This is a predicted structure of a 73-nucleotide RNA (transfer RNA) from Tursiops truncatus. It matches the Rfam family "tRNA". The family's RNA type in Rfam is transfer RNA. Rfam describes the family as follows. Transfer RNA (tRNA) molecules are approximately 80 nucleotides in length. Gene Ontology term of the family: triplet codon-amino acid adaptor activity. The sequence is in RNAcentral, with records from GtRNAdb.
RNA sequence: GGGCCAAUAGCGCAAUGGUUAACACGUCUGACUACAGAUCAGAAGGUUCUAGGUUCGACUCCUUGUUGGCUCG
Numbered sequence: 001g002g003g004c005c006a007a008u009a010g011c012g013c014a015a016u017g018g019u020u021a022a023c024a025c026g027u028c029u030g031a032c033u034a035c036a037g038a039u040c041a042g043a044a045g046g047u048u049c050u051a052g053g054u055u056c057g058a059c060u061c062c063u064u065g066u067u068g069g070c071u072c073g
Stems, first nucleotide, its partner, number of pairs: 001072007010025001012023001018056001027043005049065001051063003
């Protein structure tokens, strides 16, 4: 330098172009307990990497850029 893949909550990971972006772990609150853990109930937490485009409508499709990974030379 060429090609391919990925980027979504603190971590991990879903989401056929269409509801308020789901779930698990973690965090917080409460119940339980002598205390803690486990368990149960609830809550908070997201600029869906950036900038544009297509569309009635974009996490999803297209283009550019950034970062990371794999691969070829």